[in-house]
RNA sequence: AUUUAUCUUCGGGGCGUGGUGAAAUUCCCGACCGGCGGUAAUGAAGCAAUAUGCUUUUAGUCCGCGAGCCGUUAAUAUAAUGGCAGGAUUUGGUGAGAUUCCAAAACCGACAGUAAAGUCUGGAUGGGAGAAGAUAAAG
Numbered sequence: 001a002u003u004u005a006u007c008u009u010c011g012g013g014g015c016g017u018g019g020u021g022a023a024a025u026u027c028c029c030g031a032c033c034g035g036c037g038g039u040a041a042u043g044a045a046g047c048a049a050u051a052u053g054c055u056u057u058u059a060g061u062c063c064g065c066g067a068g069c070c071g072u073u074a075a076u077a078u079a080a081u082g083g084c085a086g087g088a089u090u091u092g093g094u095g096a097g098a099u100u101c102c103a104a105a106a107c108c109g110a111c112a113g114u115a116a117a118g119u120c121u122g123g124a125u126g127g128g129a130g131a132a133g134a135u136a137a138a139g
Stems, first nucleotide, its partner, number of pairs: 002138009015030002018028002031119002033109002035065004043057005060107002068084007089105005111122003
């Protein structure tokens, strides 16, 4: 280095003096947003200084995960575990190699409430994929 255990901290963004209407941040029009891990070719940034090296970073739509709901087991906290629901990308370019780079045009967004909601209010001062660090043991 790594592995195991315990603990601490962190861990989601976004609408309008537009239109219609009695009423809409929900419809129409226009705008805006993108959790976590993986993948990362010759993209981007930085350092080094010719070995073309090293470091960092890059996917909402690829692969996997999380959030919601209903159960089962144990007396509960809580833990383990089963099931259900819910989404989306193409074209062109470069190249040996890209659904990740470049260009263009698209598309998607749980549940409850309410004039039909990704952006409002609520469950939620919750949960959480995980990230960083500390301590102990093994090595």
A computed fold for a 139-nucleotide RNA from Heyndrickxia ginsengihumi, annotated as FMN riboswitch aptamer (RFN element).
The RNAcentral record of the sequence draws on Rfam and Ribocentre.